[in-house]
Predicted 3D model of a 105-nucleotide RNA (SAM riboswitch aptamer (S box leader)) from Geothrix limicola. The sequence was found by an Rfam model in a public genome assembly.
RNA sequence: GCGAUAUCCAGAAAGGUGGAGGGACGGGCCCUGUGAAACCUUGGCAACCUGCGAAAGCAAGGUGCCAAUUCCUGCCGACGGCGUGGGCUGUCGGAUAGAUGCCGG
Numbered sequence: 001g002c003g004a005u006a007u008c009c010a011g012a013a014a015g016g017u018g019g020a021g022g023g024a025c026g027g028g029c030c031c032u033g034u035g036a037a038a039c040c041u042u043g044g045c046a047a048c049c050u051g052c053g054a055a056a057g058c059a060a061g062g063u064g065c066c067a068a069u070u071c072c073u074g075c076c077g078a079c080g081g082c083g084u085g086g087g088c089u090g091u092c093g094g095a096u097a098g099a100u101g102c103c104g105g
Stems, first nucleotide, its partner, number of pairs: 002104002005101004013042005021031003025074004043066003048062002050059003070097001075094008
């Protein structure tokens, strides 16, 4: 990197190094010298795998995660609103994309 599958409106940050970016991508909107990314230490959240258990559940070994719903949106559809119109926009459903676990090759 590929395929299958489950989940994604809950939850959880301090210190050190570092020194300008970051939130996957496009658009938007945000975060950031009152210190971005990255790395390290400590702490925490959660409970996918795991262990125990008849179950409810308990534990926390392996992952994961700790701004904003996956920050919102992107494609299609339903129903509305605005506009003479091109079009703009709201709510809902689905898809796509992405993230994480687990299984497979």
The source organism's lineage runs through Bacteria, Pseudomonadati, Holophagae, Holophagaceae and Geothrix.